[in-house]
RNA sequence: CGCUUAUCCAGAAAGACUGAGGGACAGGGCCCGCUGACGUCUUAGCAACCUCCUAAACUAGGUGCUAACUCCCUUUCCAACCUCAUGUUGGAUGAAGAUAGGCG
Numbered sequence: 001c002g003c004u005u006a007u008c009c010a011g012a013a014a015g016a017c018u019g020a021g022g023g024a025c026a027g028g029g030c031c032c033g034c035u036g037a038c039g040u041c042u043u044a045g046c047a048a049c050c051u052c053c054u055a056a057a058c059u060a061g062g063u064g065c066u067a068a069c070u071c072c073c074u075u076u077c078c079a080a081c082c083u084c085a086u087g088u089u090g091g092a093u094g095a096a097g098a099u100a101g102g103c104g
Stems, first nucleotide, its partner, number of pairs: 001104008013043005021032003026074004044066003048063004070096001076092006
């Protein structure tokens, strides 16, 4: 890096450094940001997967995570509402993404 399985409506801080943008992609929204976001480091915390131990659990370890449902929608289908247009709402489903395990 690719393939594959599972999960994604919950949960979780503070300090230091930096300094203008950021929320994965492309568009449309809507949010966060000099009352310093994002990012890096330290400590703390949350608890998804795997590992060790064990009767089981706890504990510990390896990643991971700590704004907003993966922030919302943009794929298709169904229903209702509105019936000019298409839109709005709810449900299901797909793609893409993220995390962990296995395989190459």